[in-house]
RNA sequence: GAGGUGAGUAGAGGCGCGAAUCGAUCAAGAGUACGUACGAGGAGAGACCGGGAUCUCAUUGAAUCGUGGGGAAAGGGACAUUCGCCGAAGUCGAGGACAUACCGGGUGACCUCAGGCUGGGUCUGCAUCGAACAGGUGCAGGACUGUCACGUGACGAAAUUCACCCGUCGUCACGUGGAGGACUAUCUCACAA
Numbered sequence: 001g002a003g004g005u006g007a008g009u010a011g012a013g014g015c016g017c018g019a020a021u022c023g024a025u026c027a028a029g030a031g032u033a034c035g036u037a038c039g040a041g042g043a044g045a046g047a048c049c050g051g052g053a054u055c056u057c058a059u060u061g062a063a064u065c066g067u068g069g070g071g072a073a074a075g076g077g078a079c080a081u082u083c084g085c086c087g088a089a090g091u092c093g094a095g096g097a098c099a100u101a102c103c104g105g106g107u108g109a110c111c112u113c114a115g116g117c118u119g120g121g122u123c124u125g126c127a128u129c130g131a132a133c134a135g136g137u138g139c140a141g142g143a144c145u146g147u148c149a150c151g152u153g154a155c156g157a158a159a160u161u162c163a164c165c166c167g168u169c170g171u172c173a174c175g176u177g178g179a180g181g182a183c184u185a186u187c188u189c190a191c192a193a
Stems, first nucleotide, its partner, number of pairs: 001191001004189001006187001008186004014086001016085005023079001025078002034070001036068005044057003048105004089118004093113004098108003119145002122142008147178011
């Protein structure tokens, strides 16, 4: 010098990401689930769905319906605090393995994979999970924002020159485009001088 190697180190994007726990809480869940009393009913009922058998309950009255009187909780959310951070994280796929009585499906949670996609938050629409108009996730679109490259313009700086222009570097604005294995700074190793 250019910018090859190393998941090197540190850092930036902002309503930034995620987790945790005590909840001293708050809203909702919900007057729901569930229990009970009475009446009707009259042979089945039981787990998210289906299935068969086991098991349990049931004519000492099952399922179901009505009335009265009682009446929760969990997951999820808001607030606060703490912690880990900037592929933070999310999601899909492959493999492993756990729970839901058993089998199948579904659901929930966990581990591995430089496997694929997404820079970020937000708004709108559709779908899905969910009690939900909360929130999460996926897809599509809108404007915004950070970063790098290129182009145009303005301003400034260095160098050179008598001066100016071109070129170089930097800042701002606008436009186009790319992607986080990126970007900025710096280190290490290798290469060339």
Predicted 3D model of a 193-nucleotide RNA (Lysine riboswitch aptamer) from Tumebacillus flagellatus.
Its Rfam family is "Lysine riboswitch aptamer". Its family is annotated with lysine biosynthetic process in the Gene Ontology.
NCBI's taxonomy places the organism under Bacteria, Bacillota, Bacilli, Alicyclobacillaceae, Tumebacillus.
The coordinates come from a structure-prediction model, not an experiment, and the mean pLDDT is 78.